RNA sequence: CGAGACAGCCAGGCGGCCGCUACGGGCUAUCAGCCCGUGGAGGAAAGUCCGGACACCACAGGGCAGGGAGGUCGUUAACGGCGACCGGGGGUGACCCCAGGGUAAGGGCAACAGAAAGCAGACCGCCCGUCUUCGGACGGGUAAGGGUGAAACGGUGGGGUAAGAGCCCACCAGCCCGCCGGGUGACCGGCGGGGCUCGGCAACCCCCUCCCGGUGCAAGGCCAAAUAGGCUGCGUUUCAGGGGCGGCCCGUCCCUGUCUCUCCUUCGGGUGAGCGGCGCAGCGGGUUGGCUGCUCGAGGCCCGCGGCAACGCGGGUCCCAGAUGAAUGGCCGUCGCCCCGCUUUCAGCGGGGUUACAGGAUCCGGCUUACGGCUGUCUCGGGCG
RNA sequence: CGGGACGUAGCGCAGACUGGUAGCGCACCUGAAUGGGGUUCAGGGGGUCGGAGGUUCAAAUCCUCUCGUCCCGACCA
Numbered sequence: 001c002g003a004g005a006c007a008g009c010c011a012g013g014c015g016g017c018c019g020c021u022a023c024g025g026g027c028u029a030u031c032a033g034c035c036c037g038u039g040g041a042g043g044a045a046a047g048u049c050c051g052g053a054c055a056c057c058a059c060a061g062g063g064c065a066g067g068g069a070g071g072u073c074g075u076u077a078a079c080g081g082c083g084a085c086c087g088g089g090g091g092u093g094a095c096c097c098c099a100g101g102g103u104a105a106g107g108g109c110a111a112c113a114g115a116a117a118g119c120a121g122a123c124c125g126c127c128c129g130u131c132u133u134c135g136g137a138c139g140g141g142u143a144a145g146g147g148u149g150a151a152a153c154g155g156u157g158g159g160g161u162a163a164g165a166g167c168c169c170a171c172c173a174g175c176c177c178g179c180c181g182g183g184u185g186a187c188c189g190g191c192g193g194g195g196c197u198c199g200g201c202a203a204c205c206c207c208c209u210c211c212c213g214g215u216g217c218a219a220g221g222c223c224a225a226a227u228a229g230g231c232u233g234c235g236u237u238u239c240a241g242g243g244g245c246g247g248c249c250c251g252u253c254c255c256u257g258u259c260u261c262u263c264c265u266u267c268g269g270g271u272g273a274g275c276g277g278c279g280c281a282g283c284g285g286g287u288u289g290g291c292u293g294c295u296c297g298a299g300g301c302c303c304g305c306g307g308c309a310a311c312g313c314g315g316g317u318c319c320c321a322g323a324u325g326a327a328u329g330g331c332c333g334u335c336g337c338c339c340c341g342c343u344u345u346c347a348g349c350g351g352g353g354u355u356a357c358a359g360g361a362u363c364c365g366g367c368u369u370a371c372g373g374c375u376g377u378c379u380c381g382g383g384c385g
Numbered sequence: 386c387g388g389g390a391c392g393u394a395g396c397g398c399a400g401a402c403u404g405g406u407a408g409c410g411c412a413c414c415u416g417a418a419u420g421g422g423g424u425u426c427a428g429g430g431g432g433u434c435g436g437a438g439g440u441u442c443a444a445a446u447c448c449u450c451u452c453g454u455c456c457c458g459a460c461c462a
Base pairs, nucleotide, nucleotide: 001381002380003379004378005377006376007375008374009373010372012335013334014333015332016331017330018329020040021039022038023037024036025035026034027033028032042357046368047367049366050365051364052363053362054216055215056214057213061250062249063248064247066212067211068210069209070208071085072084073083074082075081086100087098088097089096090095101207102206106205107204108201109200123146124145125142126141127140128139129138130137131136154172155171156170157169158168159167173197175194176193177192178191179190180189181188182187220292221291222290223289230283231282232281233280234279235278236277237276240256241255242254243253244252259274260273261272263270264269285461286460287459299318300317301316302315303314304313305312306311336354337353338352339351340350341349342348343347386458387457388456389455390454391453392452395411396410397409398408405442413429414428415427416426417425418424435451436450437449438448439447
């Protein structure tokens, strides 16, 4: 100098002028306005992908179905997050990535090609035998070689054989079993033995362990205004029924009773229908208002201690948007930062830029995505001394 | 603000659950029948399955992220 890897930080400061918004105070004296003071977006406020807080479904339990998570140990209010470690993979390297349980239950899939695709199998070839019209045909053996495929049942060498083959042997790779040592654990290391030995996909069903009730601040509570409390459908209306209870079941708990008519009757009751009531849904109608929930919170900053770290504990300090036709903007000066040019350098002068992604809507912890710049450490390659 | 669905040829849709050559109708092109047109018949072309990444031998299909479009949800009675 070039190419990279990782980590951290910032998202300009101050002053002036004009303007917006919330609250508090004051004034004019009105349905509005003025003055003063204080506060006024983010690292992602975003996507809504996870997890909670909070509220309602009156309150809790067990199981099925459904959904989700999945190395180990920690961390947390919780998590699919985070930290450390283990195993596997990628990179020359700094370093990065992993949805990373299932052999011991079972099922399914693998198109086309190929002889054969999941337990075997033989097209060409090789070897043996028989026949022969001498081209070959038939029967048997083989899985070394060729060919197909994403994938063809260990690799290399030697022995052996008609030809061959873990058929036998040595070394290597892999699997299983046992023992010893280390680690909280995932797992790692060593020794011995075994048969030679087979897989791939569980982001396919399924099995194992663990977790999960639903709806969301348009939740929910209060007040006010207006309208026709009209029509339709479903359920229920009784000796048990309904609800909590959710998609279903069990158990448990809670609430409530006696309408009319018809038919049957063993006179206990049962069947069917209906007015009205209640509940739910829809059509039609009205309003397009206010208050609350609402922002002090698993809160920010600083210091100390424990821990490799994530994080935890203790002390001090601060109050930091709560709007709904939805507020944070613009200009100027200066400082800081960056870039360019000139002067031999330190440095000075002049000019330019100060940008990107983007904006709250109940709140919080994460993840992911979008995006400008600065700094530090490290790696690889090249050049010069 | 909250919740949900969809993206496949010019247009409207199927295929996705259960991975294995991407299809149907209309439209378009060519030819035939007609004096010509319409109609009919025969044949044909046209697709990076919204985009990116992952799992797999193999992805429109399974998983993750992302972009776009559409729908629903106020209160009273």

This is a predicted complex of two RNAs, RNase P RNA and transfer RNA, with 462 nucleotides together.
Rfam match: Bacterial RNase P class A. Rfam classes the family as a ribozyme.